Molecule: c-di-GMP-I riboswitch aptamer
Organism: marine sediment metagenome
RNA sequence: GCAAACUUAUCGAAAGGUAAGGACGCAAAGCCGUGGGUCUACGAGUUAUACUUAUGAUUGCCAGGUUACCUA
Numbered sequence: 001g002c003a004a005a006c007u008u009a010u011c012g013a014a015a016g017g018u019a020a021g022g023a024c025g026c027a028a029a030g031c032c033g034u035g036g037g038u039c040u041a042c043g044a045g046u047u048a049u050a051c052u053u054a055u056g057a058u059u060g061c062c063a064g065g066u067u068a069c070c071u072a
Stems, first nucleotide, its partner, number of pairs: 001026002006021006024060001030066003034063003037058003043053004
């Protein structure tokens, strides 16, 4: 410096996001959805009360790219 869970408000079909409060943690827990993983399934398909699927989400899941403070 950032800010997890949780609370309130709000957007969203949902996952989840945004804002305020709040700190579990983090030397990139800054930025990028490029690869993999994971989550959701409005819609679509299959056929049956379910299954499959990302165009959606996750950078505080991992990797990669890129920028950067102090200075032994």